About this RNA:
A computed fold for a 476-nucleotide part of an RNA from an uncultured bacterium, annotated as small-subunit ribosomal RNA, 5' domain. It matches the Rfam family "Bacterial small subunit ribosomal RNA". Model confidence (mean pLDDT): 87 of 100. The full RNA is in RNAcentral, with records from ENA and SILVA.

Context: one part of a larger RNA
RNA sequence: GAUGAACGCUGGCGGUAUGCUUAAUACAUGCAAGUCGUACGAGAGCUUUUAGCUCUAGUGGCGGACGGGUGAGUAACACGUGAGAAUCUGCCCUUAGGAGGAGGAUAACAGCUGGAAACGGUUGCUAAUACUCCAUAUGCCGAGAGGUGAAAGGAUUUAUCCACCUAAGGAGGAGCUCGCGUCUGAUUAGCUAGUUGGUUGGGUAAUAGCCUACCAAGGCGACGAUCAGUAGCUGGUUUGAGAGGAUGAUCAGCCACACUGGGACUGAGACACGGCCCAGACUCCUACGGGAGGCAGCAGUAGGGAAUUUUCCGCAAUGGGCGAAAGCCUGACGGAGCAAUACCGCGUGAGGGAUGACGGCCUGUGGGUUGUAAACCUCUUUUCUCAAGGAAGAAGUUCUGACGGUACUUGAGGAAUAAGCAUCGGCUAACUCUGUGCCAGCAGCCGCGGUAAUACAGAGGAUGCAAGCGUUAUCC
Numbered sequence: 001g002a003u004g005a006a007c008g009c010u011g012g013c014g015g016u017a018u019g020c021u022u023a024a025u026a027c028a029u030g031c032a033a034g035u036c037g038u039a040c041g042a043g044a045g046c047u048u049u050u051a052g053c054u055c056u057a058g059u060g061g062c063g064g065a066c067g068g069g070u071g072a073g074u075a076a077c078a079c080g081u082g083a084g085a086a087u088c089u090g091c092c093c094u095u096a097g098g099a100g101g102a103g104g105a106u107a108a109c110a111g112c113u114g115g116a117a118a119c120g121g122u123u124g125c126u127a128a129u130a131c132u133c134c135a136u137a138u139g140c141c142g143a144g145a146g147g148u149g150a151a152a153g154g155a156u157u158u159a160u161c162c163a164c165c166u167a168a169g170g171a172g173g174a175g176c177u178c179g180c181g182u183c184u185g186a187u188u189a190g191c192u193a194g195u196u197g198g199u200u201g202g203g204u205a206a207u208a209g210c211c212u213a214c215c216a217a218g219g220c221g222a223c224g225a226u227c228a229g230u231a232g233c234u235g236g237u238u239u240g241a242g243a244g245g246a247u248g249a250u251c252a253g254c255c256a257c258a259c260u261g262g263g264a265c266u267g268a269g270a271c272a273c274g275g276c277c278c279a280g281a282c283u284c285c286u287a288c289g290g291g292a293g294g295c296a297g298c299a300g301u302a303g304g305g306a307a308u309u310u311u312c313c314g315c316a317a318u319g320g321g322c323g324a325a326a327g328c329c330u331g332a333c334g335g336a337g338c339a340a341u342a343c344c345g346c347g348u349g350a351g352g353g354a355u356g357a358c359g360g361c362c363u364g365u366g367g368g369u370u371g372u373a374a375a376c377c378u379c380u381u382u383u384c385u386c387a388a389g390g391a392a393g394a395a396g397u398u399c400u401g402a403c404g405g406u407a408c409u410u411g412a413g414g415a416a417u418a419a420g421c422a423u424c425g426g427c428u429a430a431c432u433c434u435g436u437g438c439c440a441g442c443a444g445c446c447g448c449g450g451u452a453a454u455a456c457a458g459a460g461g462a463u464g465c466a467a468g469c470g471u472u473a474u475c476c
Stems, first nucleotide, its partner, number of pairs: 001475003005472005012346006018339002020304001025302003029299003034062003039059002042056006069257003079181006087174003092170007100134004109124006139148003153162003183229003190220003195217005201211002232254004236247004259280005282293004310336001312335003318332001319330004349379004359370004384413006393403001420465005425446003431460005441448002
């Protein structure tokens, strides 16, 4: 000098930031991912009752792979940086072409029925932008012959708009490979059998021992392999003149994880935080047959701890999902609340005022000091209280503001509402008295205290900083 700090004493205001560093411990409750009726059948309600409006369980589409959290694991192509080739890519943009014909189901619903529940079973009916088949096609596979291989409609003012299929390109995104860099220990010296390479086959979007069979015996290592410990990495932050050291909160990029372990499904994208299946631990419900759950989302609770906030408001702005739109959803976000936790700013009055008042303390008893300090006079109103007005932030002609009657402006009132903390032996700015008597105590180092202690305790005074001041911890 610094801090995501804590503790002690004290505490007026504002702005801007920051706020579980410990138990990746366990979680009550609420909310955090939905949306589309202009894809579809159906049902319900309302009305101007035969034409509309609204709502919705279900089928279907898109989105739940983003956004948000955490840092357990990881010493690794994880990250940083620079190259590369054997890849994929929903929505978006550009270009070209297309969308012909046919069919069978199924949920909802209704009937019957099982179960305590969670949730089902069976029979019958029905629609689609759901599903299937035929046709065609630039495409793909193939040396060739040939093979394979798409599509869907909706709304309407009949102008068109939105959607669909195929191919090519782009943008952005993602996967993969490599060079270099990336902590400590040799009181860890040898490690390795899918191991290193080749061939056949498989597999992937794609290269590859990625996997399999066979063959060869390789591969790594004192330029530190292997093993062990520790750790998310970076931009940065902090210190320092720099080199360097330490660090990786908030913000930004990447990675990993989502009760623990494993697995795949769907999908353009996951091996998926608020999806599925299995196993385990734990908690809860149960009619004992069986079920339900996962805050390292936002609040909040218990626990741990020196220690870390509200079960708040709003979608007004920005951004995201869905939708043709109106709009709906959004604990992202915008705000408010709490905390002197940090930084910055302001104030606690200004000028005058000597009988140098009273009181306190000291005293050579003359006085000195507190001290222009107070009283008193004049003034001001930053703050404070009250009252009146009152935004910008709204893009987009109109309308739309959580914050908020906030910021700000004006007026009235009255010095009014506002100072502490540490230190005073030297280092180190600041000295006396009383008490105590190697006691009680102090202390960062040196060291103080055993009867005049500037070092303990109190008082007066002084010094330093100041809404803070000291102490402790850690880093340079």